[in-house]
Background: Model confidence (mean pLDDT): 88 of 100. This is a predicted structure of a 526-nucleotide part of an RNA (small-subunit ribosomal RNA, 5' domain) from a metagenome. The RNAcentral record of the full RNA draws on SILVA.
Context: one part of a larger RNA
């Protein structure tokens, strides 16, 4: 010089765009962050609507009959999204291969989707318990659960043969049947089994990936084979037996340090240091272990054990886990609001409507960083006043100021005002599916609408120079020099060095030089 997630001193008008716990992976009050689906099921606890009854006329009671729905039973997701960087020196990242694997939704495609059964929450009723909760006995349902039958393909095999599946549910409708539910037709969504895709994953390899030799030898599941186990998969992955190997000065082993990359930062390059936002992997969710369950975890807001801390308690027993979002106390030099919205994008369900989303969007605070813009313009010499210096003539602040004409951008006030809006609903045409002009899907058309931001961004108009300037420095390196106080004293410094009685170096003051909403200090990198 250049750069910083900075911090500190003074000093401060506006905007736009990004960053904002590097420290204690320290503890955590409180509210909030994952639901949602009545078109899977039995139901009704509340709330509107129908109804009906009482009567005290506006009030109670009864009634799933309808719109919905607390709790519960069952699907799906809660493995994603968001946090953090303790461990980790590793096939953990990168990169470049490879074979022995699975894979909910999604796409294509084949074939089905017949027929029975036993229960169980929810509710009743009765017990135990401060409480979390919990126990019997009884009704009752399903796309829960379980057999039976079929099996293109699928699994095993001795190639004869064996094994192995499903759940409905909802809209519409001419005939014909009907217990008036529906039985059939048809369309949607699902459901079973397999073949392929894609998509996510697991696992193996070759190289690459900090410091130490004041760490020189390490290793018995260690190293290979045999044969079993397991596993979605190959495999000492683990197991019995055999063999006695297997890594290492190309640094093995041990100790230190570290999440690794794309990238920032520096630099001419070649290095170097660095890994904050952002963006891939990876690892952790109080600490240490397990394993349910699942297409997918050995799971941050699940489950069981131990353990430290904190709380509740009737002393028996029990609750919790911000490295999510605000936010608290500590810590520390030092880092924000207990905000608004689902209007957009994106996620889960869910036919759809929509219904949750502290993911996102957006606003608030912080000159923390970069960017722009403003703090007036033009004229004005009596070269005022006043500082300050003087050789006493003067010089010099300084066209500076005052005056004078002028403008009004940002700030204030007033009115106006885009885009971020597409979807989505109703009506309506065509079109595909059908037995069909329903239904249902697509394509258009039309009409009523949906924005947190928001007093938005932009435009107009008003008034008035109105509200807006500082900080270092000034011997030399380095751009700016006199006075006056001090008197090796007070101080000053990045080096070299000033200061002991005329100091351009220390304090002030006049003047000057640099940069400006900043300057400057410290710390840290090239």
């Nucleotide at each position: 010089g250049a750069u910083u997630g900075a911090a500190c001193g003074c000093u401060g008008g506006c905007g736009g765009c990004a960053u904002g716990c590097u420290u204690a992976a320290c503890a955590c009050a409180u509210g909030c962050a994952a639901g949602u689906c009545g078109a899977a099921c039995g139901g009704c606890a509340g709330c509107g609507c129908g109804g009906g009854a009482g009567c005290u006329u506006g009030c109670u009671c009864c009634u799933g009959g309808c719109g919905g729905c607390g709790a519960g039973u069952g699907g799906c997701g809660g493995a994603c999204g968001g946090g953090u960087g303790a461990g980790u020196a590793a096939c953990a990242c990168g990169u470049a291969g490879g074979a022995a694997u699975c894979u909910g939704c999604c796409u294509a495609g084949u074939a089905g989707u017949g027929g029975g059964g036993g229960a169980u929450a929810a509710c009743u009723u009765g017990g135990g318990g401060a409480a979390a909760c919990u126990c019997a006995a009884g009704c009752u349902a399903a796309u829960a659960c379980c057999g039976c039958a079929u099996a293109c393909g699928c699994u095993c095999u001795a190639c004869g043969g064996a094994g192995g599946a499903a759940a409905g549910c909802g809209g519409g409708g001419g005939a014909u049947c009907u217990u008036u539910g529906g039985a059939c037709c048809u369309c949607g969504c699902g459901c079973u089994a397999u073949u392929a895709g894609a998509u996510g994953a697991g696992c193996c390899u070759g190289c690459g990936u900090c410091c130490g030799a004041u760490u020189a030898g390490c290793u018995a599941g260690u190293u290979g084979g045999u044969g079993g186990g397991g596993u979605a998969a190959a495999g000492g992955c683990c197991c019995a037996c055999c063999a006695a190997g297997g890594c290492g000065a190309c640094g093995a082993u041990c100790g230190g340090u570290a999440g690794c990359u794309g990238g920032u930062c520096u630099g001419a390059g070649a290095g170097g240091a660095c890994g904050a936002u952002c963006a891939g992997c990876c690892a952790c969710a109080c600490u240490g272990g397990a394993a349910c369950u699942g297409a997918g975890a050995c799971a941050c807001g699940g489950u069981c054990c131990a353990g430290a801390c904190u709380c509740c308690u009737a002393c028996g027993g029990g609750a919790g886990g911000c490295a999510g979002c605000a936010g608290u106390g500590g810590g520390g030099a030092a880092u924000a609001u207990u905000g608004g919205a689902c209007a957009a994008u994106g996620g889960g369900c869910g036919c759809a409507a929509g219904c949750c989303u502290g993911a996102u969007c957006c606003a608030g605070c912080a000159a923390u960083g970069c960017c722009g813009c403003g703090u007036g313009u033009g004229u004005g010499a009596a070269g005022a006043a006043g500082g300050c210096c003087u050789g006493c003539g003067g010089g010099u602040u300084g066209u500076a100021a005052a005056g004078c004409a002028c403008u009004u951008u940002a700030a204030g006030c007033a009115g106006g005002g885009a885009a971020g809006a597409a979807u989505g609903g109703a009506c309506u045409a065509g079109a595909g599916u059908u037995a069909a002009u329903a239904c249902c899907u697509u394509u258009g058309g039309u009409c009523a609408g949906u924005g947190a931001c928001g007093u938005u961004a932009c435009c107009u108009g008003c008034a008035g120079a109105a509200u807006a300037a500082g900080c270092a420095c000034c011997g030399g390196c380095u751009a700016a020099c006199u006075c006056c106080g001090u008197g090796c004293c007070a101080g000053c410094a990045g080096c070299c060095g000033c200061g002991g009685u005329a100091a351009u170096a220390c304090g002030g003051a006049g003047g000057g030089u640099g940069c400006g909403a900043g300057c400057g200090u410290u710390a840290a990198u090239c």